A computed fold for a 100-nucleotide RNA from Allomuricauda sp., annotated as SAM riboswitch aptamer (S box leader). NCBI's taxonomy places the organism under Bacteria, Bacteroidota, Flavobacteriia, Flavobacteriaceae, Allomuricauda. The model forms 96% of the base pairs in the Rfam consensus.
This record gives sequence, C1' cells and structure tokens, in this order.
RNA sequence: UGGUUAUCAAGAAAGGUGGAGGGAAUGGACCCUGUGAAACCUUAGCAACCCUCGUCUUCGAGAAGGUGCUACAUUCUACCCCUGUCCAGAAUGGUACUGA
Repeated sequence: UGGUUAUCAAGAAAGGUGGAGGGAAUGGACCCUGUGAAACCUUAGCAACCCUCGUCUUCGAGAAGGUGCUACAUUCUACCCCUGUCCAGAAUGGUACUGA
C1' cells in the first nucleotide's frame, strides 16, 4: 500500500505555544470555535490491539512499555431495499459506500 473479516449511539481533558479555522473527502444539513479553531508540546485519563501474569488456547486478571483515542452516533444525510404515498418529497428501519 492492497485484499478479506469483525466491530464502531460505550469510555476518557487540563495546561502551554499558536492565532482562524474545525467536525477525513464532495453536495446538503446540523454543530464547535477570539469565553481561542487547526497544529505542536506537557501532564492526566480512556480503551485493552500488541503486551504482562495465571491458564494452556479458551477464558480470567493487569496496565510498566508501544499503538490508538479523549464535542456531537463514523455528527446526520447521499446509493439500494422495506414501510409509507395517486406521484414526488419528508420520516422510520435495514444495507451499501467512505473512514477508523
């Protein structure tokens, strides 16, 4: 980097630098943001993939180290299907797509 599978409404923030954007991408919607965005750093935390211990392959416990994460459901939506409708739209539900 590519393929496949599973999961994704749970959980966890303060400070410093910074100075206008941000919620991955496109359209739409809805939000966050000078009461300070992104990014970087420090500390803290969450989770338990790697890991450690017991066990001996399944399960249980742990958190020193590595990774990931710490607004909003992957923020919602888009394609398809179901319900619904005279038709279209809205809305509900289930997929897909995309991302992690």
Its mean pLDDT, the model's own confidence on a scale to 100, is 76.